This is a predicted structure of a 79-nucleotide RNA (ZMP/ZTP riboswitch aptamer (pfl RNA motif)) from Paenibacillus koleovorans NBRC 103111. NCBI's taxonomy places the organism under Bacteria, Bacillota, Bacilli, Paenibacillus, Paenibacillus koleovorans. It was read from a public genome assembly, where an Rfam model found it. It matches the Rfam family "ZMP/ZTP riboswitch aptamer (pfl RNA motif)". A reference for the family is Jones and Ferre-D'Amare (2015), "Recognition of the bacterial alarmone ZMP through long-distance association of two RNA subdomains", Nat Struct Mol Biol.

[in-house]
C1' cells in the first nucleotide's frame, strides 16, 4: 500500500407469500400467486474514517403460531 472486517454518507437494490389471532389494506385468481397502495429491506457500488482483534461466527419481509417459496453472502464444481 492492498485485501478482509467495523462504522458513517450517497446511489442502487433482489425479496417483500398462505392461513389464524392481534387495530393489521383493496381487487382478482386458486392453492401459498397476479395487480395496485403502504412498508420493511440484506446485499452491491463509490467515498470517508478506523481496526489486525477480547472483532466476525451467516444475513433479508410488523409480532406470535403453523406453513410455502425465494434472494444475498461464503465455499466448491462446470462453462
Nucleotide at each position: 500500500g492492498g485485501u478482509a472486517c467495523u462504522c458513517g454518507a450517497u446511489g442502487u437494490a433482489a425479496c417483500u407469500g398462505g392461513c389464524g389471532a392481534c387495530u393489521a389494506g383493496g381487487g382478482g385468481a386458486u392453492g401459498a400467486c397476479c395487480c395496485c397502495a403502504a412498508u420493511g429491506g440484506a446485499g452491491c457500488a463509490u467515498c470517508g474514517a478506523g481496526u489486525c482483534a477480547u472483532a466476525c461466527g451467516g444475513c433479508c419481509g410488523g409480532u406470535c403460531g403453523c406453513c410455502u417459496g425465494g434472494g444475498c453472502a461464503a465455499a466448491g464444481a462446470g462453462c